The prediction has a mean pLDDT of 88. Predicted 3D model of a 350-nucleotide part of an RNA (small-subunit ribosomal RNA, central domain) from a metagenome.
Context: one part of a larger RNA
RNA sequence: CUGGGCGUAAAGCGCGCGUAGGCGGUUUGUUAAGUUGGAUGUGAAAGCCCCGGGCUCAACCUGGGAUGGUCAUUCAAAACUGGCAAGCUAGAGUGUGGUAGAGGAUAGUGGAAUUCCUAGUGUAGCGGUGAAAUGCGUAGAUAUUAGGAGGAACAUCAGUGGCGAAGGCGACUGUCUGGGCCAACACUGGCGCUGAGGUGCGAAAGCGUGGGGAGCAAACAGGAUUAGAUACCCUGGUAGUCCACGCCGUAAACGAUGUCAACUAGGUGUUGGGGAGGUUAAUCUUCUCAUUGCCGCGGCUAACGCAUUAAGUUGUCCGCCUGGGGAGUACGGCCGCAAGGUUAAAACUC
Numbered sequence: 001c002u003g004g005g006c007g008u009a010a011a012g013c014g015c016g017c018g019u020a021g022g023c024g025g026u027u028u029g030u031u032a033a034g035u036u037g038g039a040u041g042u043g044a045a046a047g048c049c050c051c052g053g054g055c056u057c058a059a060c061c062u063g064g065g066a067u068g069g070u071c072a073u074u075c076a077a078a079a080c081u082g083g084c085a086a087g088c089u090a091g092a093g094u095g096u097g098g099u100a101g102a103g104g105a106u107a108g109u110g111g112a113a114u115u116c117c118u119a120g121u122g123u124a125g126c127g128g129u130g131a132a133a134u135g136c137g138u139a140g141a142u143a144u145u146a147g148g149a150g151g152a153a154c155a156u157c158a159g160u161g162g163c164g165a166a167g168g169c170g171a172c173u174g175u176c177u178g179g180g181c182c183a184a185c186a187c188u189g190g191c192g193c194u195g196a197g198g199u200g201c202g203a204a205a206g207c208g209u210g211g212g213g214a215g216c217a218a219a220c221a222g223g224a225u226u227a228g229a230u231a232c233c234c235u236g237g238u239a240g241u242c243c244a245c246g247c248c249g250u251a252a253a254c255g256a257u258g259u260c261a262a263c264u265a266g267g268u269g270u271u272g273g274g275g276a277g278g279u280u281a282a283u284c285u286u287c288u289c290a291u292u293g294c295c296g297c298g299g300c301u302a303a304c305g306c307a308u309u310a311a312g313u314u315g316u317c318c319g320c321c322u323g324g325g326g327a328g329u330a331c332g333g334c335c336g337c338a339a340g341g342u343u344a345a346a347a348c349u350c
Stems, first nucleotide, its partner, number of pairs: 004321003007304002012318001014201004021194003025088007033081002035077007042069001049065006091191001092188004096183004103177007110154001115149007125136002162169002206247006215241002220236004258317001260315004266295004271290007299306002323350003332343004
């Protein structure tokens, strides 16, 4: 390099945007770079191969032929790819009118609950467990009533429900703002797809500075358990969890399934539109577009299973894999305040 693969065996970058590059709808004309054919030149000799000849044969020597190219020049062809020109509207996009939504940012508001504080009532326990103890309580706890403070999270609604590229998003209201879907028309006229580098976003934990701190709770302390118990259980409890700004850049970042497009039996639900019909009181029937589940045929698969949301049948582009351990480690580079991340071996060994 050819070849084979990537749901679970090794293998899809966590997810977008996008540069170069690669690939690219339809019609006509033109061109002739790719492509195809012819001619000429050249591709030394020897060797290899074929047909002969000479050493008694053979090795060996020798005559003739054939073969050998991303080659050069030239003539021609024009289907396909490319270039150029002019069109088209099925891809893509814009406009108009609707529509659902925990999509994002920010400001404010609310009630339930926990904790704490103050005051009242009230008295000996409370709490906790398998059982206990540590702990709290006669300096009046727990319980209960009223008032106050403060922080965090938003019960029911709630749903294999919705929205978002992913991470993720759940009280209510306002402001700003992104995207989707549907209907019928109008417009632009290939403006597209993918995407090495690059760049942005990116749970939790962690880090820096300044706030905040109710509950929970690594570390830590004590009580139990136990042979021990640096645990599981209990009582406490600090970072942290929350906010602002700035870092970190990783996860079983999972559908363990890259993106876009086309095609290939059905059945039954879900959510959001639109149309038609009946009844109009709710609602029912049916068609269609988008969405999201379950079941299932052909097909695929090592099997499990997947099955119009494919792991089926094809095409495009990118990423990745190549026995286990050593090792996602060492060294070096780059990034980071650090923690560390990223790129990434070898010896040796089975």